[in-house]
RNA sequence: GGGCCCAUAGCUCAGUUGGUUAGAGCAUCACGUUUACACCGUGGGGGUCGGGAGUUCGAGUCUCUCUGGGCCCA
Repeated sequence: GGGCCCAUAGCUCAGUUGGUUAGAGCAUCACGUUUACACCGUGGGGGUCGGGAGUUCGAGUCUCUCUGGGCCCA
């Protein structure tokens, strides 16, 4: 220098050809339970989907660009 893949909650990930409200598990908080802790049960909080731009009535999803990470070639 060239090519490919990845980036969604604190962590690990899902998200079905662009469509009705952005989710799960773990973690965390509250309550219940317990003498207490743990386990267990119930409930809550937490994200504008890496940044920016574009296409579209509508973008996590498509296009361009930048950033970061990984792999391959030279």
The RNA shown here (transfer RNA) has 74 nucleotides and comes from a Bifidobacteriaceae bacterium. It was read from a public genome assembly. It matches the Rfam family "tRNA". Gene Ontology term of the family: triplet codon-amino acid adaptor activity. By type it is a transfer RNA.